[in-house]
This record gives sequence, structure tokens and C1' cells, in this order.
RNA sequence: CCCUCGAAAGGGCAAACCCGGGGAAACCCGGGGGCGCAAAGCCACGGGCCCUAACGCGUGGGGGCGAGGGCAGCCGGGCUGCCGAA
Repeated sequence: CCCUCGAAAGGGCAAACCCGGGGAAACCCGGGGGCGCAAAGCCACGGGCCCUAACGCGUGGGGGCGAGGGCAGCCGGGCUGCCGAA
């Protein structure tokens, strides 16, 4: 000097649940609230999980299939990122 790790410091995000709103729903947005998170910042590319009003298929029935939608705090992957002790 560089790489890895991540203590401390300054902070950051924000689960469940409640209130208001959107949606058929999953879920999302705002406020409250903190379970937790060193990427719990962003992205649906892969896997996985969730929904189903309309449309197509199918059944005695069933989100069962297609299609569509959602979850990034399920995992992997991509991009970006504050501080840096032992």
C1' cells in the first nucleotide's frame, strides 16, 4: 500500500399488529408501531412460494392447467453503497 473480516461511531431500513386508501385477490401506498436486518438499498434473470376477477382449457368439484398478477424481509444472480478498530 492492497485484499478479506467487521468492533466502535454516526446513522439507515422497518416485521407482526392497528388506522386510512387502492386492488377480485395475493399484495401495494400513507400514518402509527418495532420483530429483526451490514445491504432488510435497487432489479422479476433462474429456482421457489402466493393470488385468481376477466379470457382460454378442463372437472362432479378444485387455482387443476394456460395466461395474467404478486412476494426482493425465501434462495441464487446482477447493479450500487456510509464507517472502518482488533

The prediction has a mean pLDDT of 88. This is a predicted structure of an 86-nucleotide RNA (c-di-GMP-I riboswitch aptamer) from a Candidatus Bipolaricaulota bacterium. The model forms 95% of the base pairs in the Rfam consensus. Its Rfam family is "c-di-GMP-I riboswitch aptamer". Its family is annotated with cyclic-di-GMP binding in the Gene Ontology. From the family's description: GEMM was predicted in a large-scale screen for bacterial structured RNA regulatory elements.